Notes:
The RNA shown here (small-subunit ribosomal RNA) has 1438 nucleotides and comes from an uncultured bacterium. Model confidence (mean pLDDT): 84 of 100.
RNA sequence: GACGAACGCUGGCGGCGUGCCUAACACAUGCAAGUCGAGCGGGGGAUGAUGCUUCGGUAUUGUCUCUAGCGGCGGACGGGUGAGUAACACGUGGGCAACCUGCCCUAUAGUGGGGAAUAGCCAUCCGAAAGGAUGAUUAAUACCGCAUAGAGCGGAGUCUGGGCAUCCAGGCACCGUGAAAGAUUUAUCGCUAUAGGAGGGGCCCGCGGCCCAUUAGCUAGUUGGUGAGGUAAGAGCCCACCAAGGCGACGAUGGGUAGCCGAUCUGAGAGGAUGACCGGCCACAUUGGAACUGAGACACGGUCCAGACUCCUACGGGAGGCAGCAGUGGGGAAUAUUGCGCAAUGGGGGGAACCCUGACGCAGCAACGCCGCGUGAGUGAAGAAGGCCUUCGGGUCGUAAAGCUCUUUAAUCAGGGAUGACAAAAGGACAGUACCUGAAGAAUAAGCCACGGCUAACUACGUGCCAGCAGCCGCGGUAAUACGUAGGUGGCGAGCGUUGUCCGGAAUUACUGGGCGUAAAGGGUGCGUAGGCGGGCAUUUAAGUCAGAUGUGAAAACCCAGGGCUUAACCUUGGGCAUGCAUUUGAAACUGGGUGUCUAGAGUGCAGGAGAGGGAAGCGGAAUUCCUAGUGUAGCGGUGAAAUGCGUAGAUAUUAGGAAGAACACCAGUGGCGAAGGCGGCUUCCUGGACUGUAACUGACGCUGAGGCACGAAAGCGUGGGGGAGCAAACAGGAUUAGAUACCCUGGUAGUCCACGCUGUAAACGAUGAGUGCUAGGUGUAGGGGGUGUCAUGCCUUCUGUGCCGCAGUAAACGCAAUAAGCACUCCGCCUGGGGAGUACGGUCGCAAGACUAAAACUCAAAGGAAUUGACGGGGGCCCGCACAAGCAGCGGAGCAUGUGGUUUAAUUCGAAGCAACGCGAAGAACCUUACCAGGGCUUGACAUCUACCUAACCCUUUAGAGAUAGAGGGGUGCCUUUCGGGGAAAGGUAAGACAGGUGGUGCAUGGUUGUCGUCAGCUCGUGUCGUGAGAUGUUGGGUUAAGUCCCGCAACGAGCGCAACCCUUGUCAUUAGUUGCUACAUUAAGUUGAGCACUCUAAUGAGACUGCCGGGGACAACUCGGAGGAAGGUGGGGAUGACGUCAAAUCAUCAUGCCCUUUAUGUCCUGGGCUACACACGUGCUACAAUGGCUGAAACAAAGAGAAGCGAGCCUGUAAGGGGGAGCAAAUCUUAAAAUACAGUCCCAGUUCGGAUUGAGGGCUGCAACCCGCCCUCAUGAAGCCGGAGUUGCUAGUAAUCGCGAAUCAGCAUGUCGCGGUGAAUACGUUCCCGGGCCUUGUACACACCGCCCGUCACACCAUGAGAGUCUGCAACACCCGAAGCCUGUGAGUUAACCGCAAGGAGACAGCAGUCGAAGGUGGGGCCGAUGAUUGGGGUG
Repeated sequence: GACGAACGCUGGCGGCGUGCCUAACACAUGCAAGUCGAGCGGGGGAUGAUGCUUCGGUAUUGUCUCUAGCGGCGGACGGGUGAGUAACACGUGGGCAACCUGCCCUAUAGUGGGGAAUAGCCAUCCGAAAGGAUGAUUAAUACCGCAUAGAGCGGAGUCUGGGCAUCCAGGCACCGUGAAAGAUUUAUCGCUAUAGGAGGGGCCCGCGGCCCAUUAGCUAGUUGGUGAGGUAAGAGCCCACCAAGGCGACGAUGGGUAGCCGAUCUGAGAGGAUGACCGGCCACAUUGGAACUGAGACACGGUCCAGACUCCUACGGGAGGCAGCAGUGGGGAAUAUUGCGCAAUGGGGGGAACCCUGACGCAGCAACGCCGCGUGAGUGAAGAAGGCCUUCGGGUCGUAAAGCUCUUUAAUCAGGGAUGACAAAAGGACAGUACCUGAAGAAUAAGCCACGGCUAACUACGUGCCAGCAGCCGCGGUAAUACGUAGGUGGCGAGCGUUGUCCGGAAUUACUGGGCGUAAAGGGUGCGUAGGCGGGCAUUUAAGUCAGAUGUGAAAACCCAGGGCUUAACCUUGGGCAUGCAUUUGAAACUGGGUGUCUAGAGUGCAGGAGAGGGAAGCGGAAUUCCUAGUGUAGCGGUGAAAUGCGUAGAUAUUAGGAAGAACACCAGUGGCGAAGGCGGCUUCCUGGACUGUAACUGACGCUGAGGCACGAAAGCGUGGGGGAGCAAACAGGAUUAGAUACCCUGGUAGUCCACGCUGUAAACGAUGAGUGCUAGGUGUAGGGGGUGUCAUGCCUUCUGUGCCGCAGUAAACGCAAUAAGCACUCCGCCUGGGGAGUACGGUCGCAAGACUAAAACUCAAAGGAAUUGACGGGGGCCCGCACAAGCAGCGGAGCAUGUGGUUUAAUUCGAAGCAACGCGAAGAACCUUACCAGGGCUUGACAUCUACCUAACCCUUUAGAGAUAGAGGGGUGCCUUUCGGGGAAAGGUAAGACAGGUGGUGCAUGGUUGUCGUCAGCUCGUGUCGUGAGAUGUUGGGUUAAGUCCCGCAACGAGCGCAACCCUUGUCAUUAGUUGCUACAUUAAGUUGAGCACUCUAAUGAGACUGCCGGGGACAACUCGGAGGAAGGUGGGGAUGACGUCAAAUCAUCAUGCCCUUUAUGUCCUGGGCUACACACGUGCUACAAUGGCUGAAACAAAGAGAAGCGAGCCUGUAAGGGGGAGCAAAUCUUAAAAUACAGUCCCAGUUCGGAUUGAGGGCUGCAACCCGCCCUCAUGAAGCCGGAGUUGCUAGUAAUCGCGAAUCAGCAUGUCGCGGUGAAUACGUUCCCGGGCCUUGUACACACCGCCCGUCACACCAUGAGAGUCUGCAACACCCGAAGCCUGUGAGUUAACCGCAAGGAGACAGCAGUCGAAGGUGGGGCCGAUGAUUGGGGUG
């Protein structure tokens, strides 16, 4: 895009079309084929006349009319359907010298004279009916002789012309044979014969149009001949005999499916699909068979028979055939009225009038399709109301509505009113229709689908991986433009969507117009049959080819130009088209055929050299194993390490001799040979091929190759085979391991070897079929030839083979590139998404294993190729880091502190979870904090804003209560303003509602902040260039660095964020400044004081370090090593500083915040409790285990801080914690305020004079309050613990270790945290390994990226399928039996009007009987398709 459609929602009108696609299922009822009285006799009715009359009638006759029967024509057309049919059925073009043709037309001639019956009717009879029998009688355009007739036919003859073999046409004459019907209104209509025509039919042939080869062989009247029969006619059409043919890979036979065509739909076309309506042909008429009649049938509304079914029946018998029009049931997703009319068109009959006509013309039903029209038009902003959204401002529906002004198509009503109807009158089913006129009133008339992308159109709410959507991708797990609804929008519009089917897009079967190295796809290889294709020249032919002409290609359809319905659809006229077929005339280039010739292809000959080419026989040495003997002694062997094994019965080792089998080191080479598989010691024999040179010979002999034949690695199979050293499936043992039916080890059998057969497959690979020609180069190698050279090496050139690099070209890229995957031609094979599956079934082959051929159901939306960026690797290279190593001190064991898990609990609030949670949030939970629990209270609230009213606020006392709270009493009136009533600000109270509140949820909705990789050296951009692209380049490379730091090179050149530097601190010096600091001078108990600022110090500004200098290395570089100077040397030490990003990392409980939830509670207040629990487990610490120590005594030396509700001195007191007291100090001034160390003494290696847990008693401090639950002191008690398993942490110098001090938080409460100084080491060979990281490279089936991906069994569920003892349908044949009707044949004793005969009788015909054939039926064994089947096999999905 289309449809004979269906379904869902909706539905105003008209025109034109279309309407059982399924059950060729069954049918009630009515109608669909009759007509002619001008063929015939008779009968009936109406009516007139005449005669007779018993007036009842009757007879004759006329007119009109109806008619059963005989007879004629028509029922073979028209109408329906598509079951069958793969066929001369259809289409197209031819042929009939092999045919027929009623009615019609033309022409010629004729129509004479006779005869015998029969239906009807009547009578009798049978039967329920349908129907029938007998007898008598009768007519014809019914039937039968006779006459006449030639052109006809048959026979034989002759002449002319033609052709296609038989033959055909025409002429002449002879013999035989055969016609007729009448009617009438007198116009005509008929009848007979013959010839011709028209139209219709029959038969034959060429070509064309479906699928399956898992259908490969089929055929007995089969193929042909002769003869006879038969037909309208040719013919095995039929029969007898004879011959053995005929068809088939160019697809016979068989199976499946199907009416064919004009055309229709689609498509640019070529094609593909279809075969409704309309038209042509065919076939069929309940199923099967058969003939009769006829011009025509083997007959839809005829006959006979058989079967099934239905109906009637008196049970004896009968009747029927809607695939005609309506209609009914049924089936189905689904398809209409039991209508009107013969007015038109057409058909049958008739002389005609006319009759008949479910053909046809019309109407009805159905949006089933196409076409047309309408559902209003203009104006109208307060942008109404309302809906929806909202950032609350507004936006949008929206000029849309309302309102105002108009119009009236269609619908409705009323009036008029056709064409279609003819030479004239009359005559219309449609139809009072179309059409015209008028009337009223916007009045009666809009929906459907979609809105994530493809694809035009977006928001809100609801829902919460639910409900649902979905054509594909995919949406939905609490902010869904994707579900549902609403608003809005988009599209189409009396329709719109969905489903189904076909074509297109699909170059996705590729003729036009595809491919096969790696995506699916080259046969394992050759030889060769059919076939396909094929060199030069000349000549001929005309099959292909091209051109012209003629015929045909029906009409309709389609296209163009017109015409008619108001337009269109529709109808119609003319032209085109109809790409085809046939006939004919011509052309001769090309292809083909014929003939001749040539040598460039191909082959032969001759001369050479190369080679693991093949087959057979013989020979050889090294090694291995075994045997024998000698020497010799305890191990050997094997592995990562071992063990099994061998060995004191003498191994291994070694020496000598012997035996056996297999394989041939070095040479050896991307070297050689072969078609491939493959071929490797040497010699001999037999043998194939290639190459080079030559140009003597043949003269296209060529290429490819479906089938076919041959060869064909390894493994495997066979033989009562042979052989067997080594190796070695299976097997055994030992190891390894969680296991180890493996890898490793020790053994070891088939096999490996030979002979003869079979198998026929491999990643049989260059994943690249064979052949021919052409298209830049360079370089190696193997075998030949030629030229040249001072000829020992060389150089140039050529052919063949084999490699590498590379241009053009090609390719998706990778790559290929004269050995093509380039450019062309020829032939073969093969492919068409993945899985199922190279499987099943069938067939062929095989001894078997199995091979070859080769599907489907079902299932998925991918499977796949090449390349890119990452990530990863028990891949590689380079490099770094307390990463390892080297060291020091620890942790892990103990006790305690602290955090976490778990458990418990009314609650033990919450968060943090590998590193990067766990002395973390928490820089400090007794109440408070506090978020948790129990109980008691409040509800506009503890807190904020707004409104109204009242009161100043506020303070004190007291009662009840656990308190919150409630009640009572007292004091007290301020500030601003004022018109003196009041008003205002602030505060408190009351009331109602807006709202407050939430440490409730979501860190996976977020902001902000933070951790981590990591202070690792990286991460990017612009322009350019390369690539189809993703991307690459830059950023890689050579060096170097702490560093993507710098240098050099380079299709890159630059730049940004990072690095570094700039900042702070520390180390040196200088200058400036000296108080509270300092002291060389003086003084003092004392920097206490004077004096001073030199020094120290303080704190501000500067200087200094830059690889600057020298030397070595390096590329003349960057840089590096060493040195000098210097307080400091190569970023001097430390800090702050954290790129692009990763982890949906952490935090909604710091804060902020969307959404959700809650609102007499999840808010808020209070008391008490809990966060402090305790069988356990883990992390982080403290104290120890002691002598480098503990204890006692006495003596020293810091830094950085803090201090007013504070630090708090000296002094007094207490054993002490502390208390009293208060000097000084808002601090370089005062206070806090040192320890280890050194010195002296003691302890003497012990659970101790170590260690201090735990517990008891007594005190102190803070605080409203130390019970749960603080800290400290004294006395007493004196636990574990004697240096810590596996494992694991920190640290490279003022570092580790060790020692104390301070601060924040804080009423009080550090072993924690953050800082400060004192004392002060050891070690680093080095980068193999562990961990982490950086760069380059490589592989990848990974990309939520190795914590990835992913294979198979097993278990469960479902699905389709194979096998299966079988069982059951169906189909087409075959063999035999039975054999209806009927034609034919035979017989015909029976019967018999026409003719012959005087007659008897005859001719002829018929019945009957028999036979051949023959449908249905029966029996039987096979074949094929299908269904089903216990069980079973694999497969798919989850």
It matches the Rfam family "Bacterial small subunit ribosomal RNA".
RNAcentral holds the sequence, with entries from ENA and SILVA.